[in-house]
RNA sequence: GCCCCUAUAACAUAACGGUCAGUGUAGCGGACUCUUAAUCCGCGAGUCAGAGUUCGAUUCUCUGUGGGGGUA
Numbered sequence: 001g002c003c004c005c006u007a008u009a010a011c012a013u014a015a016c017g018g019u020c021a022g023u024g025u026a027g028c029g030g031a032c033u034c035u036u037a038a039u040c041c042g043c044g045a046g047u048c049a050g051a052g053u054u055c056g057a058u059u060c061u062c063u064g065u066g067g068g069g070g071u072a
Base pairs, nucleotide, nucleotide: 001071002070003069004068005067006066007065010025011024012023013022018055027043028042029041030040031039048064049063050062051061052060
């Protein structure tokens, strides 16, 4: 250089092109408890960037960027 895979919350991980992007851990607040832990309830936080297709894009297409793998 060329080819393939991949990018969703602090971390891990779901999501037929459609209804509020879901779940676990972590964080914060509350309940319970003599206190802590555990348990229960609640809260905040996310689609790598830019274009395109579409009535509608996390999802499909293109380009770029980051990461991983293959090839000479």
RNAcentral holds the sequence, with entries from ENA. Predicted 3D model of a 72-nucleotide RNA (transfer RNA) from a Ktedonobacteraceae bacterium. The coordinates come from a structure-prediction model, not an experiment, and the mean pLDDT is 80. Rfam family: tRNA. Its family is annotated with triplet codon-amino acid adaptor activity in the Gene Ontology. By type it is a transfer RNA.